Transfer RNA from Sulfurovum sp., 82 nucleotides, folded computationally. The sequence was found in a public genome assembly. Model confidence (mean pLDDT): 80 of 100.
[in-house]
RNA sequence: GGUGAGUUAUUCAAGUGGUUAAAGAGAUCGGAUUGUAAAUCCGCCGGCUAUGCCUUCGAAGGUUCAAAUCCUUCACUCACCA
Numbered sequence: 001g002g003u004g005a006g007u008u009a010u011u012c013a014a015g016u017g018g019u020u021a022a023a024g025a026g027a028u029c030g031g032a033u034u035g036u037a038a039a040u041c042c043g044c045c046g047g048c049u050a051u052g053c054c055u056u057c058g059a060a061g062g063u064u065c066a067a068a069u070c071c072u073u074c075a076c077u078c079a080c081c082a
Stems, first nucleotide, its partner, number of pairs: 001081007010026003018065001029043004046054003058074005
């Protein structure tokens, strides 16, 4: 340099244009159990003034009534080829 795949919550990771603040698992935190710990089980796990509201899926634009999802450019990661 060329081709292809990818970037999502604290980590891994799923995700048909509307049913998505976003499955599932781990970690952290709280609780139950235990003589203590581990293991196991339950709950919470973006933020807040919390029946709701706000913001969010690498960055910036675009399409659309509506975008994590489609398009463009850029950045970064991985694999293969040279």

Rfam family: tRNA. The family's RNA type in Rfam is transfer RNA. Gene Ontology term of the family: triplet codon-amino acid adaptor activity.